The part of an RNA shown here (small-subunit ribosomal RNA, 3' major domain) has 476 nucleotides and comes from Thiomargarita namibiensis. Its Rfam family is "Bacterial small subunit ribosomal RNA". Gene Ontology terms of the family: structural constituent of ribosome and ribosome. Model confidence (mean pLDDT): 85 of 100.

Context: one part of a larger RNA
RNA sequence: UGACGGGGGCCCGCACAAGCGGUGGAGCAUGUGGUUCAAUUCGAUGCAACGCGAAGAACCUUACCUGGCCUUGACAUCCUCGGAACCUCGCAGAAAUGUGGGGGUGCCUUUUGGAACCGAGAGACAGGUGCUGCAUGGCUGUCGUCAGCUCGUGUCGUGAGAUGUUGGGUUAAGUCCCGCAACGAGCGCAACCCUUGUCUCUAGUUGCCAGCGAUUAGGUCGGGAACUCUAGAGAGACUGCCGGUGACAAACCGGAGGAAGGUGGGGAUGACGUCAAGUCAUCAUGGCCCUUACGGCCAGGGCUACACACGUGCUACAAUGGGUAGUACAGAGGGUUGCAAACCCGCGAGGGGGAGCUAAUCUCACAAAACUACUCGUAGUCCGGAUUGGAGUCUGCAACUCGACUCCAUGAAGUCGGAAUCGCUAGUAAUCGCGGAUCAGCAUGUCGCGGUGAAUACGUUCCCGGGCCUUGUACA
Numbered sequence: 001u002g003a004c005g006g007g008g009g010c011c012c013g014c015a016c017a018a019g020c021g022g023u024g025g026a027g028c029a030u031g032u033g034g035u036u037c038a039a040u041u042c043g044a045u046g047c048a049a050c051g052c053g054a055a056g057a058a059c060c061u062u063a064c065c066u067g068g069c070c071u072u073g074a075c076a077u078c079c080u081c082g083g084a085a086c087c088u089c090g091c092a093g094a095a096a097u098g099u100g101g102g103g104g105u106g107c108c109u110u111u112u113g114g115a116a117c118c119g120a121g122a123g124a125c126a127g128g129u130g131c132u133g134c135a136u137g138g139c140u141g142u143c144g145u146c147a148g149c150u151c152g153u154g155u156c157g158u159g160a161g162a163u164g165u166u167g168g169g170u171u172a173a174g175u176c177c178c179g180c181a182a183c184g185a186g187c188g189c190a191a192c193c194c195u196u197g198u199c200u201c202u203a204g205u206u207g208c209c210a211g212c213g214a215u216u217a218g219g220u221c222g223g224g225a226a227c228u229c230u231a232g233a234g235a236g237a238c239u240g241c242c243g244g245u246g247a248c249a250a251a252c253c254g255g256a257g258g259a260a261g262g263u264g265g266g267g268a269u270g271a272c273g274u275c276a277a278g279u280c281a282u283c284a285u286g287g288c289c290c291u292u293a294c295g296g297c298c299a300g301g302g303c304u305a306c307a308c309a310c311g312u313g314c315u316a317c318a319a320u321g322g323g324u325a326g327u328a329c330a331g332a333g334g335g336u337u338g339c340a341a342a343c344c345c346g347c348g349a350g351g352g353g354g355a356g357c358u359a360a361u362c363u364c365a366c367a368a369a370a371c372u373a374c375u376c377g378u379a380g381u382c383c384g385g386a387u388u389g390g391a392g393u394c395u396g397c398a399a400c401u402c403g404a405c406u407c408c409a410u411g412a413a414g415u416c417g418g419a420a421u422c423g424c425u426a427g428u429a430a431u432c433g434c435g436g437a438u439c440a441g442c443a444u445g446u447c448g449c450g451g452u453g454a455a456u457a458c459g460u461u462c463c464c465g466g467g468c469c470u471u472g473u474a475c476a
Stems, first nucleotide, its partner, number of pairs: 001476002003473003007470007015460002019424005026315008034306002042053002064301007073125001077124002079121005086103007107114002127290002130288003136284002138279003141275001143273001148187006154163003167178003193267004198235007208224002212222003238261001241255005317417001321376006333364003338357002343352003383414001388409007430452007
């Protein structure tokens, strides 16, 4: 100087407390451990691994296993020889591959040849998701969006170092003020950026419709530019104003005006560093290793196994509910290898159909919870839907291992969950549906979107994590 303390003081955070809803019990989904297996590819492992890499394993992916094959190689550069390239038909085979037949003669040219491509050959070399993340770059997690981390000069100290950065107030903040052997500065904080909340101006189609007219009753048409909206430019919030407290300061408390008030809400943004944290399997890369194999091609299988254990979720156990019928209101997105309307067929998944749309125009697309009416009456039920049987639909070369969905039948556990444990402070929790990426197909995951919409916070004694000062130390 740090680190640590079941030392002290001050302060903060859904850290506790106050509340609301969960997990832990059930079934299923998914990941992991373990076990099994020819293989169940590899990595991630307290917080910070475990719906993680994977924004989507039937083949492919695929790295694993079994079997069949190749050896200058699937890919790159160079050399020699032959042939344009290419198209097509057989045979063997699971395919890879092997073998045979037919068609075809292009472009440039100094007529030697050349360019692209294909085949054969020789070797330099290719290739490796093989090892080492404890050799590395890059990227990332974490403490933590915590308020800290440093430097120059000066001063103090023999020196390591100290001071500044401590102190008194204050703040979300090393934020600001005051004081002070310090005076300044940098990286962080804040602001500048995006979005949302109010208003004005500009613009008016594909969007809108107040008033006027028409109407097939649909903003449909004439028209309108007001409103909504769209998207560009501005205004607006600064403790600016008033009162009080304070040290005449910074600031705090209350108020006015205002759409919004003290960082308005949300996002992006992550200092010096810590964990030899994670990643050699995104990529790059040192070293080591393999080179008729640890490289390459193909078929089938596996990654989907199952006594069990754990994590994360979904669905429930019902009446604030289930069912039937009727009726209303979003936002944000996607669409030409695509989204697909009307209409017809089917109980349905879906099929036929093909208008329109490169989309404020057409379409996915009926939002659901909510509301109204009826029914069920506390029961393993008109709750719950697992499991299984049968019949189908769709995608795809192909749904056996191993897809999703539909219909009929079946109707398991489950009556609110031990010890323990998690999230959340407002348009939040809870609850309801909708969309996107990936994607042929496949979502309870993930990333977004809106609808309905709470309760509680006395307080900081305690648990956890953190910041500052101080103290002790056989620790570095």